Description: This is a predicted structure of a 714-nucleotide part of an RNA (large-subunit ribosomal RNA, domain II) from Candidatus Woesearchaeota archaeon CG11_big_fil_rev_8_21_14_0_20_43_8. The prediction has a mean pLDDT of 81. The organism belongs to Candidatus Woesearchaeota, within Archaea. It matches the Rfam family "Archaeal large subunit ribosomal RNA". Gene Ontology terms of the family: structural constituent of ribosome and ribosome.
Context: one part of a larger RNA
RNA sequence: GCCAGGGACUGUAUGUUAGUGGCGAGGAUAACUGAUGUGAUCGUCAGGAAUCCGUAGGGAAACCGAAAGCUCGCAGCUUGCGAGGAGCGUGGUAUGAAAGUGCCAUCAAGUCACUAGUGUGCGACCCGAAGCCGCUCGAACUAAGCGUGAGUAAGGUGAAGCUGAGGUAAAACUUAGUGGAGGCCUGAAGGGGUGCUACGUGCAAGUGUUCCUCUAACUUGCGUUUAGGGGUGAUAAGCCAAUCGAGAGCGGUGAUAGCUGGUUCCCACCGAAGUUGGCCGCAGUCAAGCUUUGACGGAGAUGGUCUGGGAGGUAGAGAUACGGAUUUGGGUGUUAGGGUGGGAAACUGCUCGCAUCUUUGUCCAACUCCGAAUGCUCAGACAUCGUAGAAGUCAAAAGACGGGGUCACGGCGUAAAGUUGUGAUCCGAGAGGGGAAAAACCCAGACUACAGUUAAGGUCCCAAAAUACUAGUUAAGUGUAAACUCAAAAGGUGUCUACAGCCGAAGACAGAGAGGAGGUUGGCUUAGAAGCAGCCACCCUUUAAAAAGUGCGUAACAGCUUACUUUUCGAGGUUGUAGGCCCUGAAAAUGGACGGGGCUAAACUAGUUACCGAUACUGUGGACAUGCGAAAGCAUUGUGGUAGGUGGGCGUUCUGCAAGGGCAGAAGCAUUUUCGAAAGAGGAUGUGGACCAUGUGGAAAUGCAAAUCCUGGC
Repeated sequence: GCCAGGGACUGUAUGUUAGUGGCGAGGAUAACUGAUGUGAUCGUCAGGAAUCCGUAGGGAAACCGAAAGCUCGCAGCUUGCGAGGAGCGUGGUAUGAAAGUGCCAUCAAGUCACUAGUGUGCGACCCGAAGCCGCUCGAACUAAGCGUGAGUAAGGUGAAGCUGAGGUAAAACUUAGUGGAGGCCUGAAGGGGUGCUACGUGCAAGUGUUCCUCUAACUUGCGUUUAGGGGUGAUAAGCCAAUCGAGAGCGGUGAUAGCUGGUUCCCACCGAAGUUGGCCGCAGUCAAGCUUUGACGGAGAUGGUCUGGGAGGUAGAGAUACGGAUUUGGGUGUUAGGGUGGGAAACUGCUCGCAUCUUUGUCCAACUCCGAAUGCUCAGACAUCGUAGAAGUCAAAAGACGGGGUCACGGCGUAAAGUUGUGAUCCGAGAGGGGAAAAACCCAGACUACAGUUAAGGUCCCAAAAUACUAGUUAAGUGUAAACUCAAAAGGUGUCUACAGCCGAAGACAGAGAGGAGGUUGGCUUAGAAGCAGCCACCCUUUAAAAAGUGCGUAACAGCUUACUUUUCGAGGUUGUAGGCCCUGAAAAUGGACGGGGCUAAACUAGUUACCGAUACUGUGGACAUGCGAAAGCAUUGUGGUAGGUGGGCGUUCUGCAAGGGCAGAAGCAUUUUCGAAAGAGGAUGUGGACCAUGUGGAAAUGCAAAUCCUGGC
């Protein structure tokens, strides 16, 4: 890992709701006693009124203590009766000075048993801690102590002391020997465990190799002592039997777990929430909202459309309509303002600032002279739903209280698949078609079978359908990408379109030929300044035309050139504005992405006609739900679905009753076949060799794929 078997909502007590049944203003016994049946457990009958619930409420209590009233009206019966229901009136009590307010009554409905749902206490659906406490067992490992033993190859070094010699007055001292000290050296046994890699289901729950130490605070045998909040410890919270920040075994014990995992057959109907408030609340829970089921109720309800009325200050807009901000020009006023002039002073000029008027150009969530669209609200009409029971009310059972995406409009943020809001919608809980692929983008809400038609999106090939048509654009492989998955400012004598101005057969534009002069070297400045360093001025003449000079150039001149004129040529030229497509701007790491191939249309713009294309729509048949019906059948609307609610079924084991099968072959197993919407049921053949199970009831240790599930097999 696979297979088989096992494996999780139970029992009891006590509330509550519903159903069924008994009795009913009452209902019921409990322990226990007696009788009786039974192998036993246990059952049946009779007794037992202690006690419990109900028949009256209000009040903290003292205490007080309830109209058999009237009207409307559903079902039903039939035109006014009317169970239940609704309203009014009246009453009881508490409070209050009172008014009033709260609860209750107005003619009864309960109680017991069983069954089902659910709450609570108990292990309470199952498995799962780390832990806490108690009692025992451990020092055969290891820590330390004590007692008694044992061990340490070989070699090196050569302390003190001593002896001789030298030396001294004597010493000191020097030297040669001798000597054999040391937590001394090298190194085996022994002890340790530094670095390194190999091994790493191994030789080994660490080994190998290398390394440290080896007369010592050395190593070691045996015996013995210390025990769990305790020991021991040259301290590492180390060690105390492969277990240590509190050992192990057993017990309390099914500790507790708001946390993780798991929780077993089928079908049908409906179908959520991730919001608001509270909580040592934020992984939870309680209440409300949202779901389901049932009952009561008895006529209107509404999310749609249209018409009419109403409230309102958003989007936008505005600025001599306010508050605030703010650009430009002009005017006026100064105050005793600042600065700076003139003047002896009086006074006055300029400038800055301020105020004010006017002109011009802009803004605001906390500005508004204005002011929509939607939305909201009221009424009416239509529409839809509703006596086949709507609105509303009550009861019971939940789940859920982590949400997320998109679009529109906001807050925060440089931004984000960011965060936080409101509305809508989808995913969640939604399949199908499209978007290459895809939770939420587009189309579209899947009962079932067959056939047809379309939607979004597509029609060269992969790959169903146009190598369709008309008119344009693009030359960049731009593009072939609805969005998600879009690059910008700034540029382009790329090209197309539209409009406007000017020039043009009295000849434009471009090119080519010719001319481009004189006063004058204008004046000033300057070393010089002659069209061309700079300043000022920018006239006149001759002309077809020619600047007080457009650029180059010179030290200054010179020289070249331009404006301007003419000739030649012969038809459009030139300038601007706006728009379309395209180009530059444009940088990322393996080679590479329009889904790919590829495409010059199979790209883009505008238009047209066909076709393809879904579980959509339509047709036909069938099933189910709901309603009606005696039935046949009919009718409308329906039949996606997680958590979850409700309903109806299938199967397993045991058992009461009834009726059966089986050695002429039961159960089981294997193969096969038929039926049913499914759980499942039946038949045949083989195997097997002794029990099986139909109908109708009852009772459950009643259904497995998962739980790092348990046991076994392979």